[in-house]
A computed fold for a 74-nucleotide RNA from a Candidatus Falkowiibacteriota bacterium, annotated as transfer RNA.
RNA sequence: GCUGGCAUAGCUCAGUUGGUUAGAGCGCUCGCCUUACAAGCGAUAGGUCGGUGGUUCGAACCCAUCUGUCAGCA
Numbered sequence: 001g002c003u004g005g006c007a008u009a010g011c012u013c014a015g016u017u018g019g020u021u022a023g024a025g026c027g028c029u030c031g032c033c034u035u036a037c038a039a040g041c042g043a044u045a046g047g048u049c050g051g052u053g054g055u056u057c058g059a060a061c062c063c064a065u066c067u068g069u070c071a072g073c074a
Base pairs, nucleotide, nucleotide: 001073002072003071004070005069006068007067010026011025012024013023019057029043030042031041032040050066051065052064053063054062
């Protein structure tokens, strides 16, 4: 330099190939339980889906470009 994958909550990830509310586990916080801690149970908060632009009535999802990261080729 060329090609391809990935980017969604603090962390690991899902999201059925465009539609009605963006979710799970772990973690944080609060409560129950316990003499207390852990485990267990219950609940809350936390995201405008990497940035910008485009297509569409409608985009996490499609297209272009940029950024970061991983892999292959040279």
The sequence is in RNAcentral, with records from ENA. Its Rfam family is "tRNA". Rfam's curators write: Transfer RNA (tRNA) molecules are approximately 80 nucleotides in length. It is annotated as a transfer RNA. Gene Ontology term of the family: triplet codon-amino acid adaptor activity. NCBI's taxonomy places the organism under Bacteria, Bacteria candidate phyla, Candidatus Falkowiibacteriota.